Transfer RNA from a Patescibacteria group bacterium, 72 nucleotides, folded computationally. The RNAcentral record of the sequence draws on ENA. The coordinates come from a structure-prediction model, not an experiment, and the mean pLDDT is 82. Rfam family: tRNA. Rfam classes the family as a transfer RNA.
RNA sequence: GCCGCUAUCGUCUAACGGUUAGGACACAUGGUUCUCAUCCAUGAAAUCGGGGUUCGAUUCCCCGUAGCGGUA
Numbered sequence: 001g002c003c004g005c006u007a008u009c010g011u012c013u014a015a016c017g018g019u020u021a022g023g024a025c026a027c028a029u030g031g032u033u034c035u036c037a038u039c040c041a042u043g044a045a046a047u048c049g050g051g052g053u054u055c056g057a058u059u060c061c062c063c064g065u066a067g068c069g070g071u072a
Base pairs, nucleotide, nucleotide: 001071002070003069004068005067006066007065010025011024012023013022018055027043028042029041030040031039048064049063050062051061052060
């Protein structure tokens, strides 16, 4: 250089083109406890960037960025 794969809350991970973008851990608040831990309830928190297709895009297409792999 060329080819392929991946990118979603702080971390890990779901999501037939129509989802309030879900779950676990972590975090915050409250409850329980003499206190801590455990346990229970509640809450905040995310779609890599730019275009395109579509009534509608996390999802499909193109370009880019980053990471990983293959090839010479």